[in-house]
Context: one part of a larger RNA
RNA sequence: GAACGAACGCUGGCGGCGUGCUUAACACAUGCAAGUCGAACGAGAAAGGGAUCUUCGGAUUCCGAGUAAAGUGGCAAACGGGUGAGUAACACGUGAGUAAUUUGCCCCUGAUUUUGGAAUAACAAUCUGAAAAGAUUGCUAAUACCAAAUGACAUCCCAUUAUGGCAUCAUAAAAGGAUCAAAGAUGGCCUCUCGCAGAAGCUGUCGAUCAGGGAUGAGCUCGCGUACCAUUAGCUAGUUGGCGGGGUAAUGGCCCACCAAGGUUAUGAUGGUUAGCCGGCCUGAGAGGGUGUCCGGCCACACUGGGACUGAGACACGGCCCAGACUCCUACGGGAGGCAGCAGUGGGGAAUAUUGCGCAAUGGGGGAAACCCUGACGCAGCAACGCCGCGUGGAUGAUGAAGGCCUUCGGGUCGUAAAAUCCUGUCAGAUGGGAAGAAAUGCAUCAUGAGCAAAAUCCAUGAUGUUUGACGGUACCAUCAGAGGAAGCCCCGGCUAACUCCGUGCCAGCAGCCGCGGUAAUACGGAGGGGGCGAGCGUUGUUC
Numbered sequence: 001g002a003a004c005g006a007a008c009g010c011u012g013g014c015g016g017c018g019u020g021c022u023u024a025a026c027a028c029a030u031g032c033a034a035g036u037c038g039a040a041c042g043a044g045a046a047a048g049g050g051a052u053c054u055u056c057g058g059a060u061u062c063c064g065a066g067u068a069a070a071g072u073g074g075c076a077a078a079c080g081g082g083u084g085a086g087u088a089a090c091a092c093g094u095g096a097g098u099a100a101u102u103u104g105c106c107c108c109u110g111a112u113u114u115u116g117g118a119a120u121a122a123c124a125a126u127c128u129g130a131a132a133a134g135a136u137u138g139c140u141a142a143u144a145c146c147a148a149a150u151g152a153c154a155u156c157c158c159a160u161u162a163u164g165g166c167a168u169c170a171u172a173a174a175a176g177g178a179u180c181a182a183a184g185a186u187g188g189c190c191u192c193u194c195g196c197a198g199a200a201g202c203u204g205u206c207g208a209u210c211a212g213g214g215a216u217g218a219g220c221u222c223g224c225g226u227a228c229c230a231u232u233a234g235c236u237a238g239u240u241g242g243c244g245g246g247g248u249a250a251u252g253g254c255c256c257a258c259c260a261a262g263g264u265u266a267u268g269a270u271g272g273u274u275a276g277c278c279g280g281c282c283u284g285a286g287a288g289g290g291u292g293u294c295c296g297g298c299c300a301c302a303c304u305g306g307g308a309c310u311g312a313g314a315c316a317c318g319g320c321c322c323a324g325a326c327u328c329c330u331a332c333g334g335g336a337g338g339c340a341g342c343a344g345u346g347g348g349g350a351a352u353a354u355u356g357c358g359c360a361a362u363g364g365g366g367g368a369a370a371c372c373c374u375g376a377c378g379c380a381g382c383a384a385c386g387c388c389g390c391g392u393g394g395a396u397g398a399u400g401a402a403g404g405c406c407u408u409c410g411g412g413u414c415g416u417a418a419a420a421u422c423c424u425g426u427c428a429g430a431u432g433g434g435a436a437g438a439a440a441u442g443c444a445u446c447a448u449g450a451g452c453a454a455a456a457u458c459c460a461u462g463a464u465g466u467u468u469g470a471c472g473g474u475a476c477c478a479u480c481a482g483a484g485g486a487a488g489c490c491c492c493g494g495c496u497a498a499c500u501c502c503g504u505g506c507c508a509g510c511a512g513c514c515g516c517g518g519u520a521a522u523a524c525g526g527a528g529g530g531g532g533c534g535a536g537c538g539u540u541g542u543u544c
Base pairs, nucleotide, nucleotide: 001544002543003542004541006540007539008538009537010536013390014389015388016387017386018385019383020382021348026346027345028344030343031342032341035075036074037073040072041071048063049062050061051060052059053058082301083300084299092225093224094223095222096221097220098219101218102217106214107213108212109211110210111209112208113207114148115147116146117145123138124137125136126135127134128133154179155178156177157176160173161172162171163170164169184206185205186204187203188202189201193199194198227273228272229271234264235263236262239261240260241259242258244256245255246254276298277297278296279295280291281290282289283288303324304323305322306321307320326337327336328335329334354380356379357378358377362376363374364373365372366371393423394422395421396420403414404413405412406411427485429480430479431478432477433476437471442466443465444464445463446462447461448460449459488533489532490531491530492529493514494513495512499528500527501526502525503524509516510515
């Protein structure tokens, strides 16, 4: 000199864009943060209102409404969001490999979607419990569950050939045997079947099953790189390798039985300390050094430790089970909980914000869609925490006013500074107007195409109209009034820009280094003057 997620002191007008618990991965009151689908399924209220009857108590029926709430089932919940505890490691970075693998939803292709069955929740009844919750009996549906059929280009077995490779092999061709599948929903129509209508028929869309390919994601393996300590020198029995098996999507001591005695280390093993890694960021001419906050990629974790279940994917932050610590409820028998999600509270600390608005946009989940959910996100609030921009007025104005300070008492200086005169109108204030961010989707009408036996529905494209804004009456624009509301902080001995007077008298004090102060202190304190920066200025801390 530069920089900062900064803090402290004094001061403080406005705006834009960013940033904001670095400490206790300490404990958490309260609210919200993951739901959705009735076009998978069975069932199905109430309030309120209308009508009729009425013994005036009420009853029946219609709307509310096939709505709400609950249940079965599907998909999602493994994403998104947080934190950095652990980890010195194939965790990360980079480059390869997988002839050792998998991949829901999505895209393309081929084939199929046949026939049946038995339950169960909801519900009802009875019962237990303080509660959380649960038991028994009875009824019922499905795209829930089960069985059968069919089935190869799938898998396995048996053999064969060709091509290629990297040892196990890969690809292609053709024969035989064995095994394995499915589910329907909805719109339209009468061409076919049954036929009076119409649907079990036809057709469109969305699904379901099997197989092949793609895309994307993931798993595993390897080369190289990846902090400090040798005042850590030896470490290792599933240890190192083999054979056989188990397990996994998959290789492998990953696990097991047997066999062998290996493996690693001064090119630093083992042990200890510290630490998430990177793109980047800061500094520097560079080499390098430091760092990993925000944003992006990867990893790890979710009160602490362990475990599996479901699933395409988890050993799962707002799932389950066990153990532990802590907190809460209890009728003492037993139960409930997990903010390192967004706000917020206590505590710790030098120190770090609102229990805000909205799904309008972008993105995500569900749904055919309308739509619903979304503390992701978009915005607003607080903080000079940072960067950037603007303002606190401009011109004229000498009697060099008053006053302060200094003085050699002549004067000098603050100083065109003020006053005064003439202007301007940024920001703040008031009034009026007032956005872009919105394109879609849906709906209505129309046209064209595709489709069909023909149409229609549906689908695709296009046109017109209509619909949607949290921010926000915000940005911005115009008008009004009026210099009015808006300047401080540090320094002045040398380094280092800037000097005099008074007070003090090795005292009080200053200080980054050298050093000042003991009676003429440009170094302490005050004043005048001056210098620097300026809504900031200094100090402290840290890095180069």